[in-house]
RNA sequence: CGAGUCGGCCGGGCGGCCGCGCCUGGCGGAUUCCGUCGGGUGAGGAAGGUCCGGGCUCCACAGGGCAGGGUGGUCGGUAACACCGACCCGGGGUGACCCGCGGGAAAGUGCCACAGAAAACAGACCGCCCCGGGACCUGGUCCCGGGGUAAGGGUGAAACGGUGGUGUAAGAGACCACCAGCGCCCGGAGUGAUCCGGGCGGCUUGGUAAACCCCACCCGGAGCAAGGUCAAGAAGAAUUGCGGCUGGUGCCGUGGUUCGCGCGAGCGUUUGAGGGCGGCCCGCCCGAGGCUCGCGGGUAGACCGCAGGAGGCUAUCGGCAACGAUAGUCGCAGAUGGAUGGCCGUCGGCCCGCUGAUGCGGGUGCACAGAACCCGGCCUACAGGCCGACUCGCCCG
Numbered sequence: 001c002g003a004g005u006c007g008g009c010c011g012g013g014c015g016g017c018c019g020c021g022c023c024u025g026g027c028g029g030a031u032u033c034c035g036u037c038g039g040g041u042g043a044g045g046a047a048g049g050u051c052c053g054g055g056c057u058c059c060a061c062a063g064g065g066c067a068g069g070g071u072g073g074u075c076g077g078u079a080a081c082a083c084c085g086a087c088c089c090g091g092g093g094u095g096a097c098c099c100g101c102g103g104g105a106a107a108g109u110g111c112c113a114c115a116g117a118a119a120a121c122a123g124a125c126c127g128c129c130c131c132g133g134g135a136c137c138u139g140g141u142c143c144c145g146g147g148g149u150a151a152g153g154g155u156g157a158a159a160c161g162g163u164g165g166u167g168u169a170a171g172a173g174a175c176c177a178c179c180a181g182c183g184c185c186c187g188g189a190g191u192g193a194u195c196c197g198g199g200c201g202g203c204u205u206g207g208u209a210a211a212c213c214c215c216a217c218c219c220g221g222a223g224c225a226a227g228g229u230c231a232a233g234a235a236g237a238a239u240u241g242c243g244g245c246u247g248g249u250g251c252c253g254u255g256g257u258u259c260g261c262g263c264g265a266g267c268g269u270u271u272g273a274g275g276g277c278g279g280c281c282c283g284c285c286c287g288a289g290g291c292u293c294g295c296g297g298g299u300a301g302a303c304c305g306c307a308g309g310a311g312g313c314u315a316u317c318g319g320c321a322a323c324g325a326u327a328g329u330c331g332c333a334g335a336u337g338g339a340u341g342g343c344c345g346u347c348g349g350c351c352c353g354c355u356g357a358u359g360c361g362g363g364u365g366c367a368c369a370g371a372a373c374c375c376g377g378c379c380u381a382c383a384g385g386c387c388g389a390c391u392c393g394c395c396c397g
Base pairs, nucleotide, nucleotide: 001393002392003391004390005389006388007387008386009385010384012347013346014345015344016343017342018341020042021041022040023039024038025037026036027035028034029033044368048379049378051377052376053375054374055373056223057222058221059220063282064281065280066279068219069218070217071216072215073087074086075085076084077083088102089100090099091098092097103214104213108212109211110208111207112206125153126152127149128148129147130146131145132144133143134142135141136140161179162178163177164176165175166174180204182201183200184199185198186197187196188195189194227304228303229302230301236259237258238257239256240255241254242253243252244251245250261296262295263294264293265292266291267290274286275285276284277283311330312329313328314327315326316325317324318323348366349364350363351362352361353360354359
């Protein structure tokens, strides 16, 4: 200097004018509200996707089984996870690094097109050897039949270990040496996955599970439109205080409390309708003016939940790291038809042209994109710019 790998950050600044949401102090009013003068604060690294895990809320907590779903190397981290870190194994790359639906094919089933004899315990197309017969010929060649063979050749992505030899009629792990693989045993390193070394042994047993499946571990459901409080509404019911009426049962008026819209039908009230326990079964629990269906009617408003969090920042310590502990410090949206914006100027950035350079001129408001209960991740989108570490190549010293 060039090429590459990994990680982090910014993504507009300044000034002026006008306009917004929340909290809060003063003042004035008719005081859950309005006005006015101040103060504080106000969209993200992804707020997007809704793919995971939780907090929180409600449904009842007391289970067993089946089915279903999720994860899949080891060890750590975390509230938890399919996330993060480190490592192991396999693959890619010269390398920095990157990738992995990473347990099991010897439990079973399925699939591997075409080609090929044959694609899972298979197989004989061309071949090789032996015996018999025939023809031609006499070193032998060809054909037919029977038997042996899978070493050589061919097909294919892949053909039932590899190389070298012994042996054989010809061959073959049939046997031997070395190697690879597999099984068993011993030793060493490591928390472990695993790795290294040694010994023995039959000789050897494709791929695919992101196909079905087997194994191991894990799993209540629903979700802020969760869930609460207040008010209103329609015609009423039960119970009760006071007063009046009646011979009495009771009736009327007026208050309180509770439940609660009206009509009709069916079922049911301990001989249990119905509901709950993710789907099903068993079992268990709750349960009475209750449940289901049809028709008609009323209300749909205000408030809470709603932001102090598994929170942010800084320092020190522990740890390879993820992260944890301690100390200090900060207070960083809470809307509800939905706020943080609009205009002007200027600087900066980017693009183009000119210049030897400094610079000059022109263009461009300059990415993806807006909280809605909150948090930890993953994935996707992103104009332009900056920083760091590492690898490889070339050149110079």

This is a predicted structure of a 397-nucleotide RNA (Bacterial RNase P class A) from a Streptosporangiaceae bacterium. The coordinates come from a structure-prediction model, not an experiment, and the mean pLDDT is 75. Of the family's consensus pairs, 97% are formed in the model. Rfam family: Bacterial RNase P class A. By type it is a ribozyme. The gene name in the source record is rnpB.